[in-house]
RNA sequence: AAAAUAGUUGAAGCGCCUGUACUGGAAAAAUCGGAUGGAUAAAUCAGUUUCCAGUAGACGAGGAGGAGGAGUAUCGAUGUUUCGGCGGAUACCUCCCGGCCGCGAAGCCCGGUCGUAAUAUCUUGCACCCAAAACAGUUGAGCGAUCGGCUGGACAACGGUGGAGAUGGGCUCAUCG
Numbered sequence: 001a002a003a004a005u006a007g008u009u010g011a012a013g014c015g016c017c018u019g020u021a022c023u024g025g026a027a028a029a030a031u032c033g034g035a036u037g038g039a040u041a042a043a044u045c046a047g048u049u050u051c052c053a054g055u056a057g058a059c060g061a062g063g064a065g066g067a068g069g070a071g072u073a074u075c076g077a078u079g080u081u082u083c084g085g086c087g088g089a090u091a092c093c094u095c096c097c098g099g100c101c102g103c104g105a106a107g108c109c110c111g112g113u114c115g116u117a118a119u120a121u122c123u124u125g126c127a128c129c130c131a132a133a134a135c136a137g138u139u140g141a142g143c144g145a146u147c148g149g150c151u152g153g154a155c156a157a158c159g160g161u162g163g164a165g166a167u168g169g170g171c172u173c174a175u176c177g
Base pairs, nucleotide, nucleotide: 014087015086016085017084019083020056021055022054023053024052025051026050027049028048032047034045035044036043059076060075061074065096066095067094068093069092097115098114099113100112101111102110106172107171108170109169120167121166122165123164124163126162127161128160129159135152136151137150138149139148140147141146
């Protein structure tokens, strides 16, 4: 030094960076060729390779009953890298538990659907509701690539609420509205 152990903090367009691109520095090719220059000189600038140190690498909305599984996990905005890679994740499948609906108080079974905000599900060119970045301005840090802060004005989809329509059982048994 690496590894291991322990503790603290931190998350889901979340974390990380070896591909790629860019910035700074050193050295080499090489007193090489190019541009500027003009005393036809000097000097300056960029060009290739290697190494070191850095920078970039997802804009919000939405999303967690438990266990296991699999692993390319929803929606739109922007548009040169939001590329590429690794890891993870609330999505998905199965089972269990639980809610609601399906025959009218209740129970059992079955089916559907959802997850404690569990109000059954589906359709709807119906109505209403909900962004941030990009952009513009201004300001700060850094040699620089680049990274923040503040102000401004917007614009979504999935979805949610309501309306309308459609679909959806058997038994036991209570009741006679």